[in-house]
Context: one part of a larger RNA
């Protein structure tokens, strides 16, 4: 040395699929690689280290004895591996139901904002702290008809649903993923977890055609102000929206990685099974979302069967603060940049 962490102190990968890899359920039988025993070789000497013993002690010096590891061997068979055979409890399959804003594609409405025409109408509107730019007699605003585009879908609406995350919200159709509950009929460990890899992945942003109502970076002008390149105004382009094709990044957060097991309970919500009861509603079970709280964790806050508890198994990650997520290299992009990712020097 065999380390100790990761909600908020540095540190969970933005998700998911998976390759090698590492792990791996009950039971029988074999073998004997890995383990354990024993035996023989080897392990120069000197040192180490155990015991004794010479220099008046020690240092220093003699004597003995010991060693992992390697090599044959001879054995033991519980556990790991190999081979085989079996089983249902992980997984899957299958039949019978169910809930969902889960995905794509098409197609219909309605409300509201803008514009346009056309009618009533006339002197103001709009804004703001309060103005003012700005619209308006060439008839504005207000109202009513009718048209014409583009987005978004009020109420419903719920710490309410669905998805791996990113996210998904009007109605129909079509086409398609997953999830729950029961049934225990099939198959019979087919498992988990995943370095590299692959797909997916908000917003902005890129390219190339559309498309454009509202909003609205820049950008103009009006106010505030000492100024005011801000915050309010009045305008307003990109942008937002559509198609296809790049980017690949977020406080991509539950700032908590995947699984799997076992640890008190109350109380609400969603989905569904089962039973009791005339309803009403109780009981009771499986998955899911939420709060409150026991052991126990915890520096505190807090977590707390949806654990940050109590273990296992793979996996990403930290390892004082600055310099830096910067330089340099290198993949990768059209770019924007992303992705790896230092050091000097300083506290």
């Nucleotide at each position: 040395c065999u380390g100790g962490g990761c909600g908020u102190a540095a540190a969970g990968g933005g998700u998911a699929c998976g390759u090698a890899g590492g792990c791996g359920g009950c039971u029988g039988a074999g073998u004997a690689a890995g383990u354990c025993a024993g035996g023989u070789g080897u392990g120069a000497a000197a040192g180490u280290c155990u015991a004794g013993g010479g220099c008046u002690c020690a240092a220093c010096c003699c004597u003995a004895g010991u060693g992992a590891g390697c090599a044959c061997u001879u054995g033991a068979a519980a556990c790991u591996g190999c081979u085989u055979g079996g089983c249902u409890u992980g997984a899957g399959u299958c039949g019978a139901g169910g809930a969902g804003a889960g995905g794509a594609a098409g197609g219909u409405g309605g409300a509201a904002u803008u514009c346009c025409u056309g009618g009533u109408g006339u002197a103001g509107c709009g804004g703001u702290g309060a103005a003012a730019u700005g619209c308006g007699u060439a008839g504005a605003u207000a109202u009513c008809a009718g048209g014409a585009g583009g987005a978004a879908u009020a109420c419903c609406a719920g710490u309410g649903g669905c998805g791996a995350a990113g996210g998904c919200g009007a109605c129909c159709u079509u086409c398609u993923g997953g999830c729950c509950u029961u049934g225990g009929a099939c198959u019979g460990a087919c498992g988990c977890u995943g370095a590299g890899g692959u797909a997916c992945g908000a917003a902005a942003g890129c390219g190339u055609g559309g498309g454009g109502a509202g909003c609205a970076a820049a950008c103009a002008g009006g106010a505030u102000u000492a100024g005011a390149u801000a915050c309010c105004c009045u305008g307003g382009u990109a942008g937002u929206c559509c198609a296809c094709g790049c980017c690949g990044u977020a406080a991509a957060c539950g700032a908590u990685g995947a699984g799997u097991g076992c640890u008190a309970g109350g109380u609400g919500u969603c989905g569904g099974g089962g039973g009791a009861g005339a309803u009403a509603u109780c009981c009771u079970u499986c998955g899911g979302u939420g709060c409150c709280g026991a052991a126990g964790u915890u520096a505190a806050c807090a977590c707390a069967u949806u654990a940050a508890g109590c273990a296992c198994u793979c996996c990403g990650c930290c390892u004082g603060g600055g310099g830096a997520g910067u330089a340099c290299g290198g993949u990768c992009g059209c770019a924007a940049g992303a992705c790896u990712g230092a050091a000097a020097c300083u506290c």